[in-house]
RNA sequence: UAAGUGGAGAGUUUGAUCCUGGCUCAGAACGAACGCUGGCGGCGUGCUUAACACAUGCAAGUCGAACGAGAAAAGGGGGGCAACCCCCUGAGUACAGUGGCGCACGGGUGAGUAACACGUGGGCAACCUGCCCUUAAAUCUGGAAUAACUUCUGCGAAAGCGUUGCUAAUACCGGAUAACAUCCAUUGAACCCCGGUUCUUUGGAUCAAAGGUGACCUAUUCAUGAAAGUUGCCGUUUAAGGAUGGGCCCGCGUACCAUUAGCUAGUUGGUGAGGUAACGGCCCACCAAGGCUACGAUGGUUAGCUGGUCUGAGAGGAUGAUCAGCCACACUGGAACUGGAACACGGUCCAGACUCCUACGGGAGGCAGCAGUGAGGAAUAUUGCGCAAUGGGGGAAACCCUGACGCAGCAACGCCGCGUGAGUGACGAAGGCCUUCGGGUCGUAAAGCUCUGUCAAGUGGGACAAACGUCUCACGGUAAAUAGCCGUGAGAUCUGAUGGUACCGCAAAAGGAAGCACCGGCUAACUCCGUGCCAGCAGCCGCGGUAAUACGGAGGGUGCAAGCGUUGUUCGGAAUUAUUGGGCGUAAAGGGCGUGUAGGCGGUUUGGCAAGUCGGAUGUGAAAACCCCGGGCUUAACUUGGGAAGUGCAUUCGAUACUGCCUUUCUUGAGUAUGGGAGAGGAGAGUGGAAUUCCCAGUGUAGAGGUGAAAUUCGUAGAUAUUGGGAGGAACACCCGUGGCGAAGGCGACUCUCUGGACCAAUACUGACGCUGAGACGCGAAAGCGUGGGUAGCAAACAGGAUUAGAUACCCUGGUAGUCCACGCCUUAAACUAUGAGAACUAGGUGUAGCGGGUAUUGACCCCUGCUGUGCCGAAGCUAACGCAUUAAGUUCUCCGCCUGGGGAGUACGGUCGCAAGGCUAAAACUCAAAGGAAUUGACGGGGGCCCGCACAAGCGGUGGAGCAUGUGGUUUAAUUCGACGCAACGCGAAGAACCUUACCUGGGUUUGACAUCCCCUGACAGUCCCGGAAACGGGAUCUUCCUGGUUCUGCCAGGACAGGGUGACAGGUGCUGCAUGGCUGUCGUCAGCUCGUGUCGUGAGAUGUUGGGUUAAGUCCCGCAACGAGCGCAACCCUUGUCUUUAGUUGCCAGUAUUAAGUUAGGCUACUCUAAAGAGACCGCCUCGGUUAACGGGGAGGAAGGUGGGGAUGACGUCAAGUCCUCAUGGCCUUUAUACCCAGGGCCACACACGUGCUACAAUGGGCUGUACAAAGGGUUGCUAUCCCGCGAGGAGGAGCCAAUCCCAAAAAGCAGCUCUCAGUUCGGAUUGGAGUCUGCAACUCGACUCCAUGAAGUUGGAAUCGCUAGUAAUCGUGGAUCAGCAUGCCACGGUGAAUACGUUCCCGGGCCUUGUACACACCGCCCGUCACACCACGAAAGUCGAUUGUACCAGAAGUUACUGGGCUGACCCGCAAGGGGGGCAGGUACCUAAGGUACGGUUGGUAAUUGGGGUGAAGUCGUAACAAGGUAGCCGUUGGGGAACCAGCGGCUGGAUCACCUCCUUU
Repeated sequence: UAAGUGGAGAGUUUGAUCCUGGCUCAGAACGAACGCUGGCGGCGUGCUUAACACAUGCAAGUCGAACGAGAAAAGGGGGGCAACCCCCUGAGUACAGUGGCGCACGGGUGAGUAACACGUGGGCAACCUGCCCUUAAAUCUGGAAUAACUUCUGCGAAAGCGUUGCUAAUACCGGAUAACAUCCAUUGAACCCCGGUUCUUUGGAUCAAAGGUGACCUAUUCAUGAAAGUUGCCGUUUAAGGAUGGGCCCGCGUACCAUUAGCUAGUUGGUGAGGUAACGGCCCACCAAGGCUACGAUGGUUAGCUGGUCUGAGAGGAUGAUCAGCCACACUGGAACUGGAACACGGUCCAGACUCCUACGGGAGGCAGCAGUGAGGAAUAUUGCGCAAUGGGGGAAACCCUGACGCAGCAACGCCGCGUGAGUGACGAAGGCCUUCGGGUCGUAAAGCUCUGUCAAGUGGGACAAACGUCUCACGGUAAAUAGCCGUGAGAUCUGAUGGUACCGCAAAAGGAAGCACCGGCUAACUCCGUGCCAGCAGCCGCGGUAAUACGGAGGGUGCAAGCGUUGUUCGGAAUUAUUGGGCGUAAAGGGCGUGUAGGCGGUUUGGCAAGUCGGAUGUGAAAACCCCGGGCUUAACUUGGGAAGUGCAUUCGAUACUGCCUUUCUUGAGUAUGGGAGAGGAGAGUGGAAUUCCCAGUGUAGAGGUGAAAUUCGUAGAUAUUGGGAGGAACACCCGUGGCGAAGGCGACUCUCUGGACCAAUACUGACGCUGAGACGCGAAAGCGUGGGUAGCAAACAGGAUUAGAUACCCUGGUAGUCCACGCCUUAAACUAUGAGAACUAGGUGUAGCGGGUAUUGACCCCUGCUGUGCCGAAGCUAACGCAUUAAGUUCUCCGCCUGGGGAGUACGGUCGCAAGGCUAAAACUCAAAGGAAUUGACGGGGGCCCGCACAAGCGGUGGAGCAUGUGGUUUAAUUCGACGCAACGCGAAGAACCUUACCUGGGUUUGACAUCCCCUGACAGUCCCGGAAACGGGAUCUUCCUGGUUCUGCCAGGACAGGGUGACAGGUGCUGCAUGGCUGUCGUCAGCUCGUGUCGUGAGAUGUUGGGUUAAGUCCCGCAACGAGCGCAACCCUUGUCUUUAGUUGCCAGUAUUAAGUUAGGCUACUCUAAAGAGACCGCCUCGGUUAACGGGGAGGAAGGUGGGGAUGACGUCAAGUCCUCAUGGCCUUUAUACCCAGGGCCACACACGUGCUACAAUGGGCUGUACAAAGGGUUGCUAUCCCGCGAGGAGGAGCCAAUCCCAAAAAGCAGCUCUCAGUUCGGAUUGGAGUCUGCAACUCGACUCCAUGAAGUUGGAAUCGCUAGUAAUCGUGGAUCAGCAUGCCACGGUGAAUACGUUCCCGGGCCUUGUACACACCGCCCGUCACACCACGAAAGUCGAUUGUACCAGAAGUUACUGGGCUGACCCGCAAGGGGGGCAGGUACCUAAGGUACGGUUGGUAAUUGGGGUGAAGUCGUAACAAGGUAGCCGUUGGGGAACCAGCGGCUGGAUCACCUCCUUU
């Protein structure tokens, strides 16, 4: 310090992160529209579409004071009988005409126009300007017509047009006068833009006019008064000046497309003539050949421009309604006339289209004026009132006209204001909704009580907007004047559409006045019900598949409010076109490389100029708008006064640092000269050796070759192998090196010739000569093309052989183009350092190549150092990160190229280049909400490393084959109830289905129910018997009369238990959902892991710790370390077993004593075994060796046991929507005379088949028989049951003992001893079947177990494949238990006998850790590509076809201007007495130009089209599996060929390839 006051983000790519990047949202605005709703007022606004067509009315007239003529109705009077006639008023009025002015303003629209159209600033010395103002002068004198009218008369339907005869003017025409006007000639001066302009002297020529209307009588004439005259006003003419308005010219600004690059003959200029108000190719004749263009001409598309408006912090972007300025247009196209001005919206002519009238001959018309109509459209108003105000036209004025304008009407279309009430009021009413049923909420909300009175409605009053004008008076001016006129003042009078409106008052009355959207996140606001990927929602992300805050409804809530939402559009957010203010290594983006034009940029010094630049001043930048300070409507919107601002342009004055221009200087940029050395730099010619192949000859014999394995192929006609000789082509091993050279592509044997560039050293010279580089030109791997050669090897295509489900491939055998040369094309690559060129600056370290310098040396090394190139590591800094880092991706400057979401697409069309293939340039429709970069954690890999496990290996025994048992699938069935499905379902739930169980089926029954609680009534119930029935159940008989308390004790009352009946609340459900759940369980896995706190690192996800070196069974421990600690797991603590001790000693034990048939008994247990309690013991403790002095490991001693002694219990964070709603519990849903309950019978036990788990076997290590020995752990009263008797036996009879260290089950078996069998379908094996029985049980038919007799099947060791087990284990042998009336080959437990093998970790499987790649994250059972088939969509091509627009050439040519002509016609002027003539004019004619129209041939553009091409999209189509891991043949780029398809192969290139080894370099020691 009045006019400076201001910038917000969010959602969405991922498992998560950072970045890039698009999409979407929140804001403001609108001439809006649509949906729902709607009380009042003020101020504004209102066809954005069809410049489409218009019925009807109105929108431009006025002047009698320029002129001639001139009514009627009506009224009055008179005459007349009346009809009627006359006069006056109406009235010099109306209508029409001549004439003047106006009609070029005002009003509308935005079609055209990309232009001097508009904006801004200038110029005219190249111009005009009616009305208006100022100044000066004048307004004299004549003439001839003509309209109106009309006595005449004609044509036409009409519109209208003629003919005859009059008449006036401010209409028309002559003459006079006139200059300061114009022109010509002429004299001088000033200014200047040098072209002229202005002033001046003299002479000559030319050009005017019109009157109207008042007043007066002083002088003249007639004599009330008038004329002349005087005077005023209006008009007319001339000249000059002004004002206003216009015309023309110029600088600058002013949309998109280059897939529009060349355009132009009046074109560019000159001379002359014409034309215009005026310059000018404006027009014409002639001459010259110019003019415009990459600073975008020409062409195409779109568009009125501006002040402003909207948005934005601004810079900008978008826009051009209302208001204002300019332009253009007026049905379409053309043309002129009149006029001061028009080529004229409500004028004329012509042509065209359309509409209307018509007598068919011909005429009329132009709403993009105001209303209004139709049409179009999502959509836009009254056929209103008034000239009262403002403004305009005419008039002297009164006044008239004015759809301009002022008002009103319609519309929530917008902005602004107001109201729909205020206070109190808890029983927190009723009712709704929710509920955990307690309550909560709507809610002080309502009702009730007390108030107020805005608005609306009623009633009464009632404006401002009015100024002017007219009349009277007074004063002043003009004048001779008291007329008149003009001016000022006073008084009177008159004028309002809006409108009885605004406003004010009165009475009454809470009465008449609230909706809309939203409530998953963004984004403020939550519950219930319904629905069940349905119906639907959605701006983006996304909701909906039975518990939806996302759909629909309800209650509640939030936001705005007479509005609220939706849609559309613009700006913003979007730094997402980046001037302010972006980028290009990997995200989109550096041209393949160079030479160089225009252009851009440019070292150092002196002087000058002042263009850029900076400062001051002046003019302009219209008004309105925005902003500031005020004023007026009650406020606001609105309106108004003053200011500020308008960042611009022009002129002028100054400054001179910087840039520029001119000039001068310098040497450091750049270049030249001299001397050197290095090099696969290029071109040409020649030469060489090794190898492959072929040919000839020799030796030699059966194979060779090739592969994962083979085959095709070659070979007894002699291959392969080997030796010698020869031919020919191509390429140059070793040297060879992150070595060298080149601009890039690229370049590698040797020699010669020609030739380019860089580097080093030292001096000399030139003096900015430089950098970059749009276009342009040149070079440009491989493949490919053309012509001609050449062809050894290799090798697309092709052929064959393999592989495979297939194999148009990978592998193999052959093999042609090609690869090579010459010449000419092509011009593309992952042409890459994915990093444009140039310059400067900014720590270092260490290699290497070239050339120098220094020290030292005899010399070579070594050492120090300079320049140039080429690598690696690394500081600061930068980066999204990865990484880059003096060879920058750091810090800056200059120039060029390029990018703006993914796909469509580097494609189409067009152009251009190419022989072709194809290259370069390069879109859109449509579609998606992502696509992408870097890094992180996982998971995965037919990636790597380390380690473990009965994982493999080494062994033993099995399964898979047989019969049977059992479970499952399937099938069947009335039902075969249900669940479990890789490991981790399948002798599983089920530790035991004949009934029951039982959930299933059939049939018969019940309905408050088999079971629970409450209520009412009645009563004990039960039991026993009989009848019906399959039973449930029903009927009957009999029997009995519960308990407690009170009492008046017969009885009654009350309560309880139980039973029967009844009512309704409710019961019930093995019904559904294990994907709504709890609980429990399985599994990875008894694997060694899983995490946290603090700290540190990283933008972050995350990392570190937990990785590393060792070690362990172990994330066990040690060491190291930006980590330090901790938790859940590991281990240990627990149980059992193995040794010992102590304690205790019955039912156990027996050393000693006695005894017996017998630990039987006495006794003992200061013994043992055992029992069961407490302890001890084992800890790498000791020794030795190794190891880092560690952890730990190897060995040894001692010990019952040795390195967690054996076994068990114990299962981290989590995974599998794993299993279970049929154990239990439970939400929701369903059912309620049934999905509940009872009963009988049946089924779960079926049987062509398939699978799992087992048992028994196949025999002699065995079977049978006889004899004989040794356990452990269990169970037992509804039980185990001994001795004894019967039965061949199962078992029966009978019955002691035992509630158990006592009795019983109970015999252990394998074993051992002996006998027999002798290799066979058997004395193996026992299935099956027949018969006879036993036991359990209400009941063994479906459907039990066992016994005896008889029968005597398959099976002779088991294919592919597969399972278990590492020691008291496998194998083998028996025993017990749970369940259970009965029923085990299953399950659980127990002991007896008792092995073999482990070299080892290559491989298979599973797991752990580290690392690597990844396009996976539902995590490889992942992801994903292309053809084909189907549906839909947009696009391209296309024989054609239909338009639009434009060009060229030609034909034709209306109206009209101009020119020429004009024989017909003709008033003014001149000549003439007249006739007539002259002059001028008109009609007519001709010529040029020219609109519409026509013909021919083109260009551009759009629509449509049979057919055709690719593209996109679409829950579950087909074929393959190309890519992502080494993706199973590494991938990709360019090119060529081939193939159903992804693709395959050849050639060259790239790493944006994994893995292993090696080389080089770097870091550290």

Notes: Small-subunit ribosomal RNA from Desulfobacteraceae bacterium CG2_30_51_40, 1565 nucleotides, folded computationally. The coordinates come from a structure-prediction model, not an experiment, and the mean pLDDT is 83. The organism belongs to Desulfobacteraceae, within Bacteria. It matches the Rfam family "Bacterial small subunit ribosomal RNA".